[in-house]
Context: one part of a larger RNA
This record gives sequence, structure tokens and C1' cells, in this order.
RNA sequence: CUGGGCGUAAAGAGUUGCGUAGGUGGUCUGUAUAAGCAAAAUAUGAAAUAGUGUGGCUCAACCAUACUGCUAUAUUUUGAACUGACAGACUAGAGGAUGAGAGAGGUUAUUGGAAUUCCCAGUGUAGGAGUGAAAUCCGUAGAUAUUGGGAGGAACACCGAUGGCGUAGGCAGAUAACUGGCUCAUUCCUGACACUAAGGCACGAAAGCGUGGGGAGCGAACGGGAUUAGAUACCCCGGUAGUCCACGCCGUAAACUAUGGAUGCUAGCUGUAGGUCGUAUCGACCCGACCUGUAGCGAAGCUAACGCGUUAAGCAUCCCGCCUGUGGAGUACGAGCGCAAGCUUAAAACAU
Repeated sequence: CUGGGCGUAAAGAGUUGCGUAGGUGGUCUGUAUAAGCAAAAUAUGAAAUAGUGUGGCUCAACCAUACUGCUAUAUUUUGAACUGACAGACUAGAGGAUGAGAGAGGUUAUUGGAAUUCCCAGUGUAGGAGUGAAAUCCGUAGAUAUUGGGAGGAACACCGAUGGCGUAGGCAGAUAACUGGCUCAUUCCUGACACUAAGGCACGAAAGCGUGGGGAGCGAACGGGAUUAGAUACCCCGGUAGUCCACGCCGUAAACUAUGGAUGCUAGCUGUAGGUCGUAUCGACCCGACCUGUAGCGAAGCUAACGCGUUAAGCAUCCCGCCUGUGGAGUACGAGCGCAAGCUUAAAACAU
């Protein structure tokens, strides 16, 4: 390389979100172009090796000789089904228009109540807190409890769901402004405009980093009290960074559905979310059908099994990424990026 694979054995890149090159591509008609494709002819296709026959070394290996074969390449001619090319047309893919609709999708601003903590004042008196039990700790300088007032920060109970939205990360008090996508219906328009996507660009939880703010609660580090043989822990009392905001970096996660994207086909049943139509009705509810999403179970089929099963891990096609025993090692070196932490790319010796 061929071949075989990628849910759990090695293997789907965090998101394919945008998109370049490249690869692939719907239906019909015609053309000649003859590139792919098919057929024929000619030329080449060294020797050795290989196959068969014969022969020579006492046999064989080996050697000699004759014939055959040797992926294939080039040129010419012919063919026209398919792919490609060119020209024209179409509407089933794709997109647009119009009319509805749902939603924690995003950004910014404003705002609300409950709770924790702290401060001030009142009432009130000896405990409070904590634990398996305690102690450290707070409290007669008046705590805890309770009432009133105030400050400040962070998160949004119930609704809440097997629910919704988003490409993924993720998104939840309320309101407003701006804004992205999606679904359904009409079948009006364009007419293949499509799919995938190496590089590239963009986004990307938490932690961490830089500058400046903020700091209620929680809380790495750290201090103390316990436990214990010890206890650099689990438990308790405190508590810094951080958690929050703005701007700029970082670019990684069990970034998981451990399952790349697109299209078509292949039994059903049940729930749920959005929409449309029908039935019914004064109107709605109920009930039925369809589309889109999201769950549970299952026929066929697949799978080593577990399980998957119209949201496939089934049956096929196209494109990309990735894997090739284990350790060494996601390491060294080099390169790129980064303020750093480090990240990305990525071996070998050697051992087994």
C1' cells in the first nucleotide's frame, strides 16, 4: 500500500459554526468533443527469476536448453450505454417571498423580593455555636433570641418537567431596546444555486494569568481544635487568593450521546413540546391525521457481548477526521503560539 476498523477493546478532531482548494453530485433532451470507458490492430514489454518439456553433475539442490508467461505502456482505428464536456429545458434537492407561532438563544440597560452577613437603636439575660462525642470559637465591654432602621454583594425559591432554546461551550427573578436561528402553512418566485471540507477564520466550561474595580456568602493555600500509632486528610472554628464586574490573554475537560457531517430506504406501540388540518361545538375542551423536535419500549436487521433499533450501532452512496500490541510517551528534540502556567504538532533507543 492493500485489507480491516473507530458507542464500551486502539481510534470521531471541543464545535464543522463560516468557508477556500480538492473530492462528490437531481430529472429530461440534443450535440459533437472522445477525456474516462469498451473492442481491435501495431510496437515495446532486457537478462535473471517463474511455469512446462528435455538434458548435464551417481540423485537432489544446482546448471544448461526450448517453449510459454510476465501487472503494463504508447500510437492508430472503431463504438456511444454510463461518467465527464458543451448547449437547452425542468422542479422532487437547495434558497427566497408571504402569513402565523413557540422558546432560560445572544448583547446592553433598568428594576424586584426572600435569604445570609455587617452596622445603629430597642426589649431581654446567660448562654450561644459546633459535634459521633468534644474542643478551638463568640458572649456580662451584654452575645444567641426578638423588633425597627440602614449598608453591601452574590444568587434567583415556587412555576420546573423524562420540558424549551442554542453549532458546541452553554442558557433560568422581572421589564425594555437591539439582535441570531428554528417550526408550521400557502405552493407564489429562482432554477441544481447542492453535500463534504485539508489548510484558514471564528467561537469555546471551569481553573489560571495581566490591569483596574468589587468583595455578602462560600472558600484552594494557611492558622487553630479534634480524630489517629501518625493524620501534611476526612469532622469542627477561622480564613487569603479566587468566585463577581470591565477590558485583554489562555485554548484545555469524562468539551460524553465516550456514537463526524449529508442524503435516501427499512414493522410498530406509548408519552411529551411546537404548529397545521379535520371532527365536534355558539366557541373552546375532548378525539383523529400530518410535519418538526424530544423521550421510553420494541419487528426485521446488526453486534464479541452489552446493547442499538426511522433521533440506528440496520441497508446503501458521498466527503472529512482518526486507529494499527503494551510500556517508554502525549514524553524528548525541533517548530509555532503564550506574559507565564503551559498548549499544539510529535518521535526513537530500550524493555516486553
Molecule: small-subunit ribosomal RNA, central domain
Organism: metagenome